[in-house]
Molecule: Guanidine-I riboswitch aptamer
Organism: marine metagenome
RNA sequence: GGCGGAGAAACCUAGGGUUCCGAUCCCGUCAGGGAUGCCUGGUCCGAGAGGUUUCGGUCGGCACAACCGGCUGCACUGAGGGACAAAAGCCCGGGAGAC
Numbered sequence: 001g002g003c004g005g006a007g008a009a010a011c012c013u014a015g016g017g018u019u020c021c022g023a024u025c026c027c028g029u030c031a032g033g034g035a036u037g038c039c040u041g042g043u044c045c046g047a048g049a050g051g052u053u054u055c056g057g058u059c060g061g062c063a064c065a066a067c068c069g070g071c072u073g074c075a076c077u078g079a080g081g082g083a084c085a086a087a088a089g090c091c092c093g094g095g096a097g098a099c
Stems, first nucleotide, its partner, number of pairs: 007055006015045002020042002022039001023036005056072006074094001076097002080092003
């Protein structure tokens, strides 16, 4: 200097906004309509660098399989773009820089 790797899914959480519900306010011909997320909320979105579980991988035990046990490390920092109603620790993306 170059190349590559750091597994997958589900559920949940930190976090996130405002379609729907609720809340608050306003209007009303009382049927309803409008505004506010600078409303704690329910639904909703939700982590590579958060959690749990399962699967996978790998090593060992066992004649093989099943089964049992071990391991599965590390992960700092901005800026930009994209989706859904909208935003985000979502996605681009463990992409860039740094190490």